[in-house]
Molecule: Bacterial RNase P class A
Organism: Desulfobacterales bacterium
RNA sequence: AAAGCGUCCCAAACGAUCGCCGGAUCAGAUUUUUCUGAUCCGGAGGAAAGUCCGAACGCCACAGGGCAGGGUGCUCCAUAACGUGGAGUCGCGGCAACGUGAAGGAAAGUGCAACAGAAAGUAUACCGCCCCGCAGGGAUUUCCGGACUCCGGAAACCCCUCCGGGGUAAGGGUGAAACGGUGCGGUAAGAGCGCACCAGUUCCCCGGGUGACCGGGGAAGCUUUGUAAACCCCACCCGGCGCAAGACCAAAUAGAGGGGCAACCGAGGAUGGCCCGUCCGAGUCCCAGGGUUGGUUGCAAGAGGUGCCUGGCAACAAGCAUCCCCAGAGGAAUGAUCGUUGUCCGUUUCCGGGCAACCUGAAACGGGAACAGAAUUCGGCUUACGGGACGCUUUGGCC
Numbered sequence: 001a002a003a004g005c006g007u008c009c010c011a012a013a014c015g016a017u018c019g020c021c022g023g024a025u026c027a028g029a030u031u032u033u034u035c036u037g038a039u040c041c042g043g044a045g046g047a048a049a050g051u052c053c054g055a056a057c058g059c060c061a062c063a064g065g066g067c068a069g070g071g072u073g074c075u076c077c078a079u080a081a082c083g084u085g086g087a088g089u090c091g092c093g094g095c096a097a098c099g100u101g102a103a104g105g106a107a108a109g110u111g112c113a114a115c116a117g118a119a120a121g122u123a124u125a126c127c128g129c130c131c132c133g134c135a136g137g138g139a140u141u142u143c144c145g146g147a148c149u150c151c152g153g154a155a156a157c158c159c160c161u162c163c164g165g166g167g168u169a170a171g172g173g174u175g176a177a178a179c180g181g182u183g184c185g186g187u188a189a190g191a192g193c194g195c196a197c198c199a200g201u202u203c204c205c206c207g208g209g210u211g212a213c214c215g216g217g218g219a220a221g222c223u224u225u226g227u228a229a230a231c232c233c234c235a236c237c238c239g240g241c242g243c244a245a246g247a248c249c250a251a252a253u254a255g256a257g258g259g260g261c262a263a264c265c266g267a268g269g270a271u272g273g274c275c276c277g278u279c280c281g282a283g284u285c286c287c288a289g290g291g292u293u294g295g296u297u298g299c300a301a302g303a304g305g306u307g308c309c310u311g312g313c314a315a316c317a318a319g320c321a322u323c324c325c326c327a328g329a330g331g332a333a334u335g336a337u338c339g340u341u342g343u344c345c346g347u348u349u350c351c352g353g354g355c356a357a358c359c360u361g362a363a364a365c366g367g368g369a370a371c372a373g374a375a376u377u378c379g380g381c382u383u384a385c386g387g388g389a390c391g392c393u394u395u396g397g398c399c
Base pairs, nucleotide, nucleotide: 001395002394003393004392005391006390007389008388009387010386012341013340014339015338016337017336018335020043021042022041023040024039025038026037027036028035029034045371049382050381052380053379054378055377056376057242058241059240060239064276065275066274067273069238070237071236072235073234074088075087076086077085078084089103090101091100092099093098104233105232109231110230111227112226113225126172127171128168129167130166131165132164133163135161136160137159138158140156141155142154143153144152145151146150180198181197182196183195184194185193199223201220202219203218204217205216206215207214208213246297247296248295249294257287258286259285260284261283268280269279270278271277304323305322306321307320308319310317311316344367345366346365347364348363349362350361352359353358
């Protein structure tokens, strides 16, 4: 100097003028309610987004049993809980710092793996190799007969061709992958058929670790493709609906209608779906239609924030102290204007360093400032994005 990896912080500050919302105090008006004025204090985020998880809280008597369904899936720890977080183990990616994993089971079963290939799981014989038999041909040797540098017959051995039967999976081919690999022996030819070494699987033992697992030694059959964000098996977990939850007040009219079932031997209802059970239960359910969509509350003091200290690698937890407290709108407040400063970018000038490129500092001018608005609250995850700081890895150069 370049390229990368990881962690943390900020998200403007101050002042003036005017305007909103909440609270407190005071004063006036006011029967209360409430209204007006003044002063003071406070008033959007790290993601408020997504609505992906979990809860607090509320309601539903059963939140009882089972089936179906859903979720998680290496180990330990943390947490109110979680599918979250921390620390590790193993796998994968990267030179590395680091990142990432949907990380239990394939010998419980089913399914799938195009094409090529003989054959894709106890599968398989396309080309080959070996043995036996039949037939045909050739060469050599021996014997016999005839004859004679030739012919015929028989036997032995070798080679070739075709057919038939048996053995084989070592060699070749196809493929992403072919039923371990290399070497030696053995065999009619071969094969873990046997042996040596290596890889893998199963089992046993020793050492380390809470554990996942790591290191080492031994034995055995010799060798069982891959795939489970395919069905499935195994282990653990799971009431439902949700602030448009709920509570209260006020107001309005059309029960003028139609139909089914039933009245304690139980219609109907509650419990996400189904079954069982339990409970409520005298009128219920369905169709069509009418009225009301107003107001108050829930609504912010909490698994709260901050600081110190102790334990822990850490996530985090306990203890002590402190903060009247850091939004509570209700068609939806938190705004507008001006000035100064800070930060970022660009240009110019000056000082210093430097061969240069350029770098640190100062000044002037100009420009810009991302993603984006609470709505019951909280703990996470995911996504969007401007600026700064710190640490680490690799490469190149100089001293």